The part of an RNA shown here (small-subunit ribosomal RNA, central domain) has 350 nucleotides and comes from an uncultured Eubacteriales bacterium. RNAcentral holds the full RNA, with entries from ENA and SILVA. The prediction has a mean pLDDT of 86.

Context: one part of a larger RNA
RNA sequence: UUGGGCGUAAAGGGCGCGUAGGUGGGCUGAUCAGUCGGGUGUGAAAGACCUGGGCUUAACCCAGGGAGGCCAUUCGAUACGGUCAGUCUUGAGCGCGGGAGAGGGCAGUGGAAUUCCCAGUGUAGCGGUGAAAUGCGUAGAUAUUGGGAGGAACACCAGUGGCGAAGGCGGCUGCCUGGACCGUGACUGACACUGAGGCGCGAAAGCGUGGGGAGCGAACAGGAUUAGAUACCCUGGUAGUCCACGCCGUAAACGAUGGGUACUAGGUGUGGGGGGUAUCGACCCCUCCCGUGCCGGAGUUAACACAAUAAGUACCCCGCCUGGGGAGUACGGCCGCAAGGUUGAAACUC
Numbered sequence: 001u002u003g004g005g006c007g008u009a010a011a012g013g014g015c016g017c018g019u020a021g022g023u024g025g026g027c028u029g030a031u032c033a034g035u036c037g038g039g040u041g042u043g044a045a046a047g048a049c050c051u052g053g054g055c056u057u058a059a060c061c062c063a064g065g066g067a068g069g070c071c072a073u074u075c076g077a078u079a080c081g082g083u084c085a086g087u088c089u090u091g092a093g094c095g096c097g098g099g100a101g102a103g104g105g106c107a108g109u110g111g112a113a114u115u116c117c118c119a120g121u122g123u124a125g126c127g128g129u130g131a132a133a134u135g136c137g138u139a140g141a142u143a144u145u146g147g148g149a150g151g152a153a154c155a156c157c158a159g160u161g162g163c164g165a166a167g168g169c170g171g172c173u174g175c176c177u178g179g180a181c182c183g184u185g186a187c188u189g190a191c192a193c194u195g196a197g198g199c200g201c202g203a204a205a206g207c208g209u210g211g212g213g214a215g216c217g218a219a220c221a222g223g224a225u226u227a228g229a230u231a232c233c234c235u236g237g238u239a240g241u242c243c244a245c246g247c248c249g250u251a252a253a254c255g256a257u258g259g260g261u262a263c264u265a266g267g268u269g270u271g272g273g274g275g276g277u278a279u280c281g282a283c284c285c286c287u288c289c290c291g292u293g294c295c296g297g298a299g300u301u302a303a304c305a306c307a308a309u310a311a312g313u314a315c316c317c318c319g320c321c322u323g324g325g326g327a328g329u330a331c332g333g334c335c336g337c338a339a340g341g342u343u344g345a346a347a348c349u350c
Base pairs, nucleotide, nucleotide: 004321005320006319007304008303012318014201015200016199017198021194022193023192025088026087027086028085029084030083031082034080035077036076037075038074039073040072041071049065050064051063052062053061054060091191092188093187095184096183097182098181103177104176105175106174107173108172109171110154115149116148117147118146119145120144121143125136126135162169163168206247207246208245209244210243211242215241216240220236221235222234223233258317259316260315261314262313263312266295267294268293269292270291271290272289273288274287275286276285299306300305323350324349325348332343333342334341335340
């Protein structure tokens, strides 16, 4: 390189925006560098192929013939692709009218509960476990009532429910703000898809500076258990968990399934919207679009399973894989305050 693959065997980039590039809707005309056809030239000899000949054959050698991609030039063809010009509305975008939503940011605010503080009642235990002990308590605990402080999280509603590109998002109110969807068909007229680099976002933990600290709780201390117990259980408890700003850039970042478009039996839920039938009415019935589940046929699959939300049938673009270990290591580069991240081998070995 050809070829085969990527749900679970090795393999989809964590996610988005987008540059170059690749690919690209209907109709008409022009052009002819791509493409296709003809002519001419070139295509040395040897070799290969065909025919014939020479060594006893063969190998080997000799003669003749035909063929030959590419390339150059010339004459044509114009379906396809390109380019140019014109036009169209189905792709895409925009306008108008709507409703849904834990989508994001900031500010404010509410109640329950835990803990702590003060005061009242009250007395000998409380707590904890498999059983205990450490621990707390006559300096009055636990329990209970009233008052106060502070931090964090938001029971019920709540749902294979909703929103978001992913990470993720859940009390309530206000302000600012993104996207999707439905209806309409007024506007633009291919403006599209993908996307190497690049840029941005990115759970938790961790890092820097400053704050905050109720509960929980790595480390740590003690009590148990045990042969031991640097654990599992118990009593404490520091970082951290929370906020602001700045880093880090990873994950079983998972649907272990990249994005886009088109097509391909059904059945049954659910969320949002529209239309129809109809009712006193919540409902109910029919139907269209979008989202989200389950079941199942063809087809696919090594099987499991997937099955209009495809892992089916096709096309376009990107990423990635190529035996196990060594190793996501070493070296070098880039990034980072560090922790480390990213790119990423070989010897050797089975």